[in-house]
A computed fold for a 353-nucleotide RNA from an uncultured Oceanospirillaceae bacterium, annotated as Bacterial RNase P class A. The coordinates come from a structure-prediction model, not an experiment, and the mean pLDDT is 77.

């Protein structure tokens, strides 16, 4: 000093004036004045998972059907975080992973090629057994037959070199190496080194393809629900029925438990208010434990509750020149979209001491 990387923080500031919501304090009683503090985010966004809370309701059980899918921990819990292990990229620092199983089954893969997975004979080799035929015989030719070591196709073709055997040849037999499977070593474990022993040895890929196999899993939602107040009409007709049958009973089918009479038609009322609503699996600060996520102890702080939907205009000054962008019951993640700005680690180049 220049590139890359990784992890954290900030998200315009002050003053004034004048509106705006709420909350506490006084004064007034009518919906009001006064004082004083306080008022959108890192994503409030998507509604993608996970809970709190409410209710259905405590009567189950079963198949379908969904969700995660390498170990070990956090955590209310998750499909999140963390540390680790396995592949992959990257010179490295770091980044990514939809990472159980292809020996339960099916199904897929252009072209080339003789043949792409109980997968082979094109061009080569050999003619041992067997037949023809030509020769005195050697031997030639043919036919049947054997072969996958050589050759060529291909992204990939029944492991690889070597010797020895064969008629030729082939893990056919041995020797090492690759492979399996089981022992020993460290590790909780996912896995890892590694030494014997045993095996001629499944012979691809593919599950983000149907499938197996492990764990798991009511539903519906703050417009949930729960109070109060007012107002109408606990309304009228007709038909089938009381053995049943059908019906309801908060994912979907059955069984199974409870509870229930059922259909049509005409016609009336419900447009308010209060409450859930904001002290939380809650924020900062030391101090311990722990590689870390976190956890335990201790002090401190209260930091928005609208309801047609408040947090705004104007002026000054300063600069980082303001980007993406606005709660509506609440936290915990994750994903998006993004002007800039400040901190600190790590790597790997180039100077110079």
């Nucleotide at each position: 000093a220049g590139a890359g990387u990784u992890c954290a923080c900030c998200a315009g500031a002050c003053a004034a004036u004048c509106g705006u919501c709420g909350c506490u304090g006084g004064c007034a009683u009518u919906a009001g004045c006064c004082a004083g503090g306080g008022g959108a985010g890192g994503a409030a966004a998507g509604u993608c998972c996970g809970g709190g809370c409410u209710c259905c309701a405590u009567a189950g059980g079963a198949u379908a059907g969904g969700g995660u899918g390498c170990c070990a921990g956090g955590u209310a819990a998750c499909g999140c975080c963390u540390g680790g292990g396995g592949g992959g990229c990257g010179a490295a620092a770091g980044c990514c992973u939809a990472c159980g199983g292809a020996a339960a089954g099916u199904g897929c893969a252009g072209c080339a090629g003789a043949g792409a997975g109980c997968a082979g004979a094109c061009c080569g080799c050999c003619u041992a057994a067997g037949c023809u035929c030509a020769g005195c015989a050697a031997u030639g030719a043919g036919c049947c037959g054997g072969u996958a070591a050589g050759g060529g196709u291909g992204a990939a073709a029944g492991g690889g070199u070597g010797c020895g055997g064969u008629a030729a040849g082939a893990g056919c037999g041995c020797a090492c190496c690759g492979c399996g499977u089981g022992u020993g070593u460290g590790g909780u474990a996912a896995c890892a080194c590694a030494u014997c022993a045993c095996g001629g040895c499944a012979u691809g890929g593919u599950a983000a393809a149907c499938c197996c196999c492990a764990c798991u899993c009511g539903g519906a939602g703050c417009a949930a629900g729960a109070c109060c107040a007012a107002a109408u009409a606990g309304g009228a007709a007709u038909c089938c029925u009381u053995u049943a049958a059908g019906g309801u009973g908060u994912g979907a089918u059955c069984c199974g438990c409870a509870c229930u009479g059922g259909a049509u038609u005409c016609g009336g009322g419900u447009a308010g208010g209060u409450c859930g609503c904001u002290u939380g699996a809650g924020g900062c600060c030391u101090g311990u434990g722990g590689c870390g996520a976190c956890g335990c102890a201790g002090g401190u702080c209260c930091u928005a509750g609208a309801u047609g939907a408040a947090u705004g205009a104007u002026u000054g000054u300063c600069c980082a020149c303001g980007a993406c962008a606005g709660a509506a019951c609440c936290c915990g993640g994750c994903u998006u979209a993004u002007c800039g700005g400040u901190g600190a680690g790590c790597u790997c180049u180039c100077a110079u001491u």